A computed fold for a 73-nucleotide RNA from an Alphaproteobacteria bacterium, annotated as transfer RNA.

RNA sequence: GCUGGCAUGGCUCAAUUGGUAGAGCACCCGAUUUGUAAUCGGGCGGUUGGGAGUUCGAGUCUCUCUGCCAGCA
Numbered sequence: 001g002c003u004g005g006c007a008u009g010g011c012u013c014a015a016u017u018g019g020u021a022g023a024g025c026a027c028c029c030g031a032u033u034u035g036u037a038a039u040c041g042g043g044c045g046g047u048u049g050g051g052a053g054u055u056c057g058a059g060u061c062u063c064u065c066u067g068c069c070a071g072c073a
Stems, first nucleotide, its partner, number of pairs: 001072007010025004019056001027043005049065005
């Protein structure tokens, strides 16, 4: 330099080929317990890496930038 992949709550990952962004863990509250842990119930938390475009509608499609990983040279 070229090619490909990845980027979504604090963490690990989903989202059925464009149609309301979810789950587990963590955290907070409560129940249970002499107390802790475990277990059970409830709750908080993300405009999906930045920008632009297409569309009635974008996490998803297109372009560009940034970061990480891999391959080729």

Record summary:
Model confidence (mean pLDDT): 80 of 100. Its Rfam family is "tRNA". By type it is a transfer RNA. The organism belongs to Alphaproteobacteria, within Bacteria.